The prediction has a mean pLDDT of 81.
A computed fold for a 72-nucleotide RNA from an Abditibacteriota bacterium, annotated as transfer RNA.
NCBI's taxonomy places the organism under Bacteria, Pseudomonadati, Abditibacteriota.
Its Rfam family is "tRNA". By type it is a transfer RNA.
RNA sequence: GGUCCAUUGGUGCAACGGUUAGCACGCAAGAUUCUCAAUCUUGUAAUAGGGGUUCGAUUCCCCUAUGGACUA
Numbered sequence: 001g002g003u004c005c006a007u008u009g010g011u012g013c014a015a016c017g018g019u020u021a022g023c024a025c026g027c028a029a030g031a032u033u034c035u036c037a038a039u040c041u042u043g044u045a046a047u048a049g050g051g052g053u054u055c056g057a058u059u060c061c062c063c064u065a066u067g068g069a070c071u072a
Stems, first nucleotide, its partner, number of pairs: 001071007010025004018055001026044006048064005
């Protein structure tokens, strides 16, 4: 250099083109407890960036960025 894959809360993962973008862990507050832990309730915060297609894009297309695999 070429081909391909990945990028979603703080972390690990989900999500037929139509979901209030969900789950677990974490974090915060409350309940419980003499205190801590555990448990329960409530809350918290995300689609790598920019364009395009579409009535509608996390999803399809293009470019860029980052990481990875293969290859010369």